[in-house]
RNA sequence: ACCUUAUUACGAGUGGUGGAGGGAUUAGGCCCUAUGAAGCCCGGCAACCCAGCAUGAUUAUAGCGUAUCAUGUGUAGGGUGCUAAAUCCUACAGACUAGAUCUGAGAGAUGAGGG
Numbered sequence: 001a002c003c004u005u006a007u008u009a010c011g012a013g014u015g016g017u018g019g020a021g022g023g024a025u026u027a028g029g030c031c032c033u034a035u036g037a038a039g040c041c042c043g044g045c046a047a048c049c050c051a052g053c054a055u056g057a058u059u060a061u062a063g064c065g066u067a068u069c070a071u072g073u074g075u076a077g078g079g080u081g082c083u084a085a086a087u088c089c090u091a092c093a094g095a096c097u098a099g100a101u102c103u104g105a106g107a108g109a110u111g112a113g114g115g
Stems, first nucleotide, its partner, number of pairs: 002114007013042001015041003021032003026091004043083003048079003052073007087107001092104004096099001
């Protein structure tokens, strides 16, 4: 690379640096941006995993300790992630009240596991 699975309408800056682009890709829209884009730093948000804690089962023991697993919790210590707009909207299928309508799929993103 790829596979599985969960989430994807909540939340988060009057900071520093930087100096022109950005919103994943293609297409069409619609936006953000010199009243300062991307990137980087700091701050912040969240709670996916871990640590930690509690309970239970099993193991083991004379009994504890120990070890494994499950469940819950987890005030944020560790690993990520995120920090305009629903993943900005549409693209494929279906429904109706016919539209930035609703439902689902696909694609993408992120975490965890596998490989």
The RNA shown here (SAM riboswitch aptamer (S box leader)) has 115 nucleotides. The sequence was found by an Rfam model in a public genome assembly. The model forms 97% of the base pairs in the Rfam consensus.